[in-house]
Context: one part of a larger RNA
RNA sequence: GGACGAACGCUGGCGGCGUGCUUAAUACAUGCAAGUCAACGAUCUUUAAAGUAGCAAUAUUUUAGAGAAGGUGGCGCACGGGUGAGUAACACGUAGGUAAUCUACCUCCAGGUCUGACACAACCCAUCGAAAGGUGAGCUAAUAUCAGAUUACGCAGCAGCUUGGCAUCAUGUCUGCUGUUAAAGUUUCGACGCCCGGAGAUGAGCCUGCGGUCCAUUAGGUAGUUGGCGGGGUAAAUGCCCACCAAGCCGACGAUGGAUAGCUGGUCUGAGAGGAUGAUCAGCCACACUGGAACUGAGACACGGUCCAGACUCCUACGGGAGGCAGCAGUAAGGAAUAUUGCUCAAUGGCCGAAAGGCUGAAGCAGCAACGCCGCGUGAAGGAUGAAUGGCCUUUGGCUUGUAAACUUCUGUAGAGGGGGAAAAACGGUCCGUCAAUGGCGGAUUUGAUUGUACCCCUGGAGUAAGCCCCGGCUAACUACGUGCCAGCAGCCGCGGUAAUACGUAGGGGGCAAGCGUUGUCC
Numbered sequence: 001g002g003a004c005g006a007a008c009g010c011u012g013g014c015g016g017c018g019u020g021c022u023u024a025a026u027a028c029a030u031g032c033a034a035g036u037c038a039a040c041g042a043u044c045u046u047u048a049a050a051g052u053a054g055c056a057a058u059a060u061u062u063u064a065g066a067g068a069a070g071g072u073g074g075c076g077c078a079c080g081g082g083u084g085a086g087u088a089a090c091a092c093g094u095a096g097g098u099a100a101u102c103u104a105c106c107u108c109c110a111g112g113u114c115u116g117a118c119a120c121a122a123c124c125c126a127u128c129g130a131a132a133g134g135u136g137a138g139c140u141a142a143u144a145u146c147a148g149a150u151u152a153c154g155c156a157g158c159a160g161c162u163u164g165g166c167a168u169c170a171u172g173u174c175u176g177c178u179g180u181u182a183a184a185g186u187u188u189c190g191a192c193g194c195c196c197g198g199a200g201a202u203g204a205g206c207c208u209g210c211g212g213u214c215c216a217u218u219a220g221g222u223a224g225u226u227g228g229c230g231g232g233g234u235a236a237a238u239g240c241c242c243a244c245c246a247a248g249c250c251g252a253c254g255a256u257g258g259a260u261a262g263c264u265g266g267u268c269u270g271a272g273a274g275g276a277u278g279a280u281c282a283g284c285c286a287c288a289c290u291g292g293a294a295c296u297g298a299g300a301c302a303c304g305g306u307c308c309a310g311a312c313u314c315c316u317a318c319g320g321g322a323g324g325c326a327g328c329a330g331u332a333a334g335g336a337a338u339a340u341u342g343c344u345c346a347a348u349g350g351c352c353g354a355a356a357g358g359c360u361g362a363a364g365c366a367g368c369a370a371c372g373c374c375g376c377g378u379g380a381a382g383g384a385u386g387a388a389u390g391g392c393c394u395u396u397g398g399c400u401u402g403u404a405a406a407c408u409u410c411u412g413u414a415g416a417g418g419g420g421g422a423a424a425a426a427c428g429g430u431c432c433g434u435c436a437a438u439g440g441c442g443g444a445u446u447u448g449a450u451u452g453u454a455c456c457c458c459u460g461g462a463g464u465a466a467g468c469c470c471c472g473g474c475u476a477a478c479u480a481c482g483u484g485c486c487a488g489c490a491g492c493c494g495c496g497g498u499a500a501u502a503c504g505u506a507g508g509g510g511g512c513a514a515g516c517g518u519u520g521u522c523c
Base pairs, nucleotide, nucleotide: 001523002522003521004520006519007518008517009516010515013376014375015374016373017372018371019369020368021334026332027331028330030329031328032327035075036074037073039072040071043068044067045066046065047064048063049062050061051060052059053058082287083286084285092211093210094209095208096207097206098205101204102203106200107199108198109197111195112194113193114148115147116146117145123138125136126135127134128133154180155179156178157177158176159175160174161172163170164169185192186191213259214258215257220250221249222248225247226246227245228244230242231241232240262284263283264282265281266277267276268275269274289310290309291308292307293306312323313322314321315320340366342365343364344363348362349360350359351358352357379410380409381408382407390401391400393398414464416459417458418457419456420455424450428446429445430444431443432442433441434440467512468511469510470509471508472493473492474491478507479506480505481504482503488495489494
């Protein structure tokens, strides 16, 4: 000199864009953060039509439509969001490999979608319990479940052929034989689905080379250890696991042990080399009260799922139960220190749905904070009797504050008041026309949280807006008074003991400016 997720002191007008618990991965009151649905049956409410009863009011049955909460079923909940505890590791980065693999939804290609059956919720009845929640009996549907049929360019086995390869072996719209494997319907008749196979796309798993911390006052470490053979296991190679066999394997090019730490793109600094760092944004990893485990599923060993154990908190009728903010707000605590229990799904995106639409603390916005960067303003021009009353100094002549003020002429940003006023939103919905048509086309109307914001015009009038640090040298800027080794200053050298440009105050001056200084950390 530069930088900062900063803090502290004094001060503080506006706007834009960013950023905001670095400490206790401490504990959490309250609300919200993941639902949704042309599969399915039952219930309730309501509307319409028809039937029956009744003089009527009305009651009741059926059918159709709409809505509500709950259940079976499907898809999603493995994304998105948070944190950095652990991890020195194929975790990360980079370059490769997978002749050792999987991939729901999506796209393309090809084929199929036949026939039956049994349950369980909801519901109803009984019953246990304070509650959470159960238990027993009965009824019922499906795109739930089960059985059968049909099979291939699928899978498995055997035999052969072909091509590649030194070889183990591998390949194939190849050939033959044997075995085996699937499905679900709904419908407004437009369509939407379902099953098997092949290919693609996307995502993921696994393996390998190289690379980047400290300590040798850690020197030896290792028995599933290193390799082989055969099994098991996995989507998949491998001591991943197991039986047997061999005795290996790693290590001063630092094994093992210990300490510290998420890694990277980047960021800061520097002429560079390098050093430091890993907030925000982006990629990867790990974690979800602590430890362990599996289930479901295309995908998890799963933040707002399950089970077991533990610590803690809460409820209890003492028998037993409930919970997990390192999601968004918010609270307590800790700390020098870090924000609102806000608005909206309008946009962008995500999940479900044929769609309309629903959900979305993702996201978009607003609020708070000079925390940072950038921009603007606090007026401009003229004005010497260098005015007066002042302040300060003075050699008492004057000098300085100072074009500063007054005064004159202007301007009108920002703020204030008034008026006008966007883009970000065209998809979609509804209606009309055309048409064979619900498709296509044309027209009308409706849809904006931010917001009456940005921006523009008018009014008025210099009015509402300047501080902080420093002045001995380094280092730009000096005098007076007070004090008298006292009180004090100080980054270093050093000032202060009676004329202190170094302390305190004043005048003047210098620097930066909505900031200025101090402290801390890095280069």
Molecule: small-subunit ribosomal RNA, 5' domain
Organism: metagenome